[in-house]
Formats: sequence, C1' cells, structure tokens
RNA sequence: GCCCGCUGGGCGGUCGCUGGCAGGUUCGCCUGCGAGAGGAACGUCCGGACUCCACAGAGCGACGUAGCAGGUAACGCCUGCCCACCGCAAGGUGAGGAUCAGAGCAACAGAGACGAGUCCCCUCCGAAGCGCGUCAGCGCGAAGGAGGGGGGUGAAACGGGCAAUCUCUACGCGGAGCAACACCGAAUAGGCAGCCGACGAUCCUGCUCGGGGAGGCUGCGGGUAGGUGGCUUGAGCCGGCGCGCGAGCGCCGGCCUAGAGGAAUGACCGCCACGGCGCGGAAACGCGCCGCACAGAAUCCGGCGUACAGGCGGGCUUU
Repeated sequence: GCCCGCUGGGCGGUCGCUGGCAGGUUCGCCUGCGAGAGGAACGUCCGGACUCCACAGAGCGACGUAGCAGGUAACGCCUGCCCACCGCAAGGUGAGGAUCAGAGCAACAGAGACGAGUCCCCUCCGAAGCGCGUCAGCGCGAAGGAGGGGGGUGAAACGGGCAAUCUCUACGCGGAGCAACACCGAAUAGGCAGCCGACGAUCCUGCUCGGGGAGGCUGCGGGUAGGUGGCUUGAGCCGGCGCGCGAGCGCCGGCCUAGAGGAAUGACCGCCACGGCGCGGAAACGCGCCGCACAGAAUCCGGCGUACAGGCGGGCUUU
C1' cells in the first nucleotide's frame, strides 16, 4: 500500500414502557416469570412475496436493460472467464450490442471541424495590363481554372471518432400499495318502510289536573368513530456432511429470535474497561478532569447505495 472477515462497551442497583405465559381480581387492573432494535433498523434506489383493482386478441408509443456463461423466487444484484483502461505490483474501474439504415455533435488552437471545401508554395493554362520587337510575334502576368506536392494547428483535416445524442437491434415491462386488504361496528345526523299524531301525539312529568303546539315511535340498510385480523415460522438462523473454481445448491440435526401502531424497547446512579490531558513517582503505578461513533424497527424478504469514534483477526504486494 491492496483485499477480506469480525466487533461496535461490560457488570450491578432504583424507577418506568410494550407484548407473551401463569395466578388473582371489585373486570378498572394487580402480582410473578420470561422476552424486547441494527450492521446499517437509514435512503426508499432496484427486484420479489402478499393484497386489491383492471385485463378477448394484435399493434404503436413510453420506460428499463445490454461482452460470454452461470447463480437466484427475481433483479439493474452476485460469481467465473474474456476484453479495454488505471496501477511497478497486490489489485481497482467499466452504461463493454450496432456508425454498409438515417440524422446529430466536436471546447481550445487553427485559414478551415463534419456541409464541402480552404491557407501557403510549385508546375501548366491564362482575359485585362506591362515590357521587348526586325511589327510576323515573344516574354512576364494580379484575378481565375487544372494538376501535384509541402508546412502549421489539433484528439481528429475528409477520412475517422462519439451510440454516456437521437436512432436501430434483442430482451423485459398492467396499475396501486399493509394508511394494501378482509371482518365486526356504535352515538349523532341523514335515507327507506310501517304505525301513531291538530278528535292535540312525543314533551314539561312517575300519576291526576294544567301547559304547549308538530312531529313522534319501531324496524331495516349504508357510511363514520372505534375494534379485530393481516402481523411475523421465514426464499428463516446455527452446526455438520456432500457437490461446485465460485456465486451457490442438496441432505441431516438443532433452534424460535421485537411485533408496537400516534407508535414500547427509556431515564438516573455506582463500579470497571478503552482513549486523551494534567499532577505525583526512578519505574510499576496512583489521583483528578474530559471523551466514548453512525444511527431507532413499522407487512415481510433478496440486493444496492450512503453514514460510522474506536478495537480485533487473516491473506497478499512493494521498498
């Protein structure tokens, strides 16, 4: 210097919080036992499980992916190999199909940069013009035309590059998400039906009298609040054996490891460990002060990315 793997304070006490089991209960709860955040629980960026909605068939469009082979439930993830680039090396990085379908683009420099042409020089032709002339002509010749060569700029000068520009090719792809979704379901208001009511109901008011004056009673159904399920046993974890270069796969054995939901997993104290500083000491060490990361589950799982004080282990490379 490169690549992996592990860890992320320990013990005790007091007071609390959320589930589970057992017991008690005045049904409000109480007591006891046992359990209770992470390697990223984070970002919500990919892929799935699950649930509901939509869906004859075909096509266009949009979006995504892109060497070859394999792994996987699946992936844009992972593994092996090839190739390109970086590094002395260990190793790292890669949006790595197609530019004989079509289009588009190129900073600075340079005369000229994607359309063809253009700057300087040389040769030939050469209107006007100029010079010579023995008046027949001859020579030079800016502009212009043709051909050839050279120098400079630049990544690239007319033939190439870029597909990380559109495009083409191949493949994939319905939408929304646990606040999904399913079940139970008040009070009040409103709806429908029946009955009662100005021959005065309900109400004041338990009865009689009196007052008052337009709704009242019953049933049904929908929705809301609220409650329950979904909810944690799962592509699960650990160990052994076998297969495979590997990612992984198979078999056997063992284990159960949060399930809240306006959302618990906390607060304080003591001791120890670790690191720094100061003082004392010859040293061992003692005393005091300070610090101890990133971060908090919310349906679950596989990845990726990002953050992280410090500590431990292994392999390799260079000098």